[in-house]
This is a predicted structure of a 339-nucleotide RNA (Bacterial RNase P class A) from a Betaproteobacteria bacterium.
The sequence is in RNAcentral, with records from ENA.
The gene name in the source record is rnpB.
Of the family's consensus pairs, 92% are formed in the model.
The coordinates come from a structure-prediction model, not an experiment, and the mean pLDDT is 78.
It matches the Rfam family "Bacterial RNase P class A". By type it is a ribozyme.
RNA sequence: GAAGCAGGCCAGACCGCCGCUGGCGCGAUCGGGGAAACCCGGCGCUGGAGGAAGGUCCGGACUGCACAGGGCAGCGCAGGAGCUAACGGCUCUCCACCGCGAGGUGAGGAUCAGAGCAACAGAGACGAGUCGCGCCGGGGCAACCCGGCGCGGGUGCAACGGGCAAUCUCUGCGCGCAGCAACACCAAGUAGGCCAGCGUUGACGUGGCUCCGCGGAGCUGGCGGGUAGGUGGCACCGAGCCGGUGGGGCAACCCCCGGCCCAGAGGAAUGGCGGUCACGCCCGGGUUGUCGCAAGGCACCCGGGCGCACAGAAUCCGGCCUAUCGGCCUGCUUCACAC
Numbered sequence: 001g002a003a004g005c006a007g008g009c010c011a012g013a014c015c016g017c018c019g020c021u022g023g024c025g026c027g028a029u030c031g032g033g034g035a036a037a038c039c040c041g042g043c044g045c046u047g048g049a050g051g052a053a054g055g056u057c058c059g060g061a062c063u064g065c066a067c068a069g070g071g072c073a074g075c076g077c078a079g080g081a082g083c084u085a086a087c088g089g090c091u092c093u094c095c096a097c098c099g100c101g102a103g104g105u106g107a108g109g110a111u112c113a114g115a116g117c118a119a120c121a122g123a124g125a126c127g128a129g130u131c132g133c134g135c136c137g138g139g140g141c142a143a144c145c146c147g148g149c150g151c152g153g154g155u156g157c158a159a160c161g162g163g164c165a166a167u168c169u170c171u172g173c174g175c176g177c178a179g180c181a182a183c184a185c186c187a188a189g190u191a192g193g194c195c196a197g198c199g200u201u202g203a204c205g206u207g208g209c210u211c212c213g214c215g216g217a218g219c220u221g222g223c224g225g226g227u228a229g230g231u232g233g234c235a236c237c238g239a240g241c242c243g244g245u246g247g248g249g250c251a252a253c254c255c256c257c258g259g260c261c262c263a264g265a266g267g268a269a270u271g272g273c274g275g276u277c278a279c280g281c282c283c284g285g286g287u288u289g290u291c292g293c294a295a296g297g298c299a300c301c302c303g304g305g306c307g308c309a310c311a312g313a314a315u316c317c318g319g320c321c322u323a324u325c326g327g328c329c330u331g332c333u334u335c336a337c338a339c
Stems, first nucleotide, its partner, number of pairs: 001335010012277007020048007030041004050310001054321002057319005062179004074175005079093005094108001095106004109170002114168002116164002131152009183232004193223006204215005240260005246255003279307008288299004
């Protein structure tokens, strides 16, 4: 220098103006909406997307329902040891395969418990009804047939000896079901339910209105369940985040010390505009440098334009998988050259 392998990181920075949204404080205890529950409104301070927030594949937290114990069925996992709240995840390691190598991949329990399967070729493919030769026994005049033993050629990955469990099965281990539209609380209208009182001796409604006429079997009050609507769950002192020349361990990870509190809506905020700088690409220019005969290339400087990926939280967390412009760092491998 070229080609690679493994691991990690960034995802533009700053300033100004306008806007959206969560929290805290102050404040008229005020105004608006609503039957209520509850919601909205001012000012100040402060917080406001990601490495994948994504796919919703796996595992947990949380919540409701179910549940004496055991078994069957069903689903999942599979070398060994470990990590973890848990896992189908992660780490180390053995074995197999791939790569010159750094490394990568693995659907790696069991085939004398049983069943099933194998293209083409081949007489025959899991079944023996056995291709050829020899010997023995039996039948038959004979050709030959039946049974047994031994040997041999060819086909094929594989021929009474093996393979496949990524076919069923067996073994061991794990798993109750549903999901925040879970669930809990507050709570109209309408309809229905229950209780009490009054009522055909006329309640109640209605027209003129202290009485009369007409209609007339219900009327009044209370209770409780559910719905619309509203609030909590819900943003968290936590499997929390950051830092450490701290300790243990090969590592995953665990412990210790110090510091921090770090988005949260409910059609769903996290944005827009302008400026400066940085990065990449393109265009134009140059009393510049360098290579070249030259055209021109490369570098540097000046000016202008464009671009900056994939994608956006929705109960929370740990993983896996997938998407991703451009760039940086660390360790290592192979080859070439120079000393």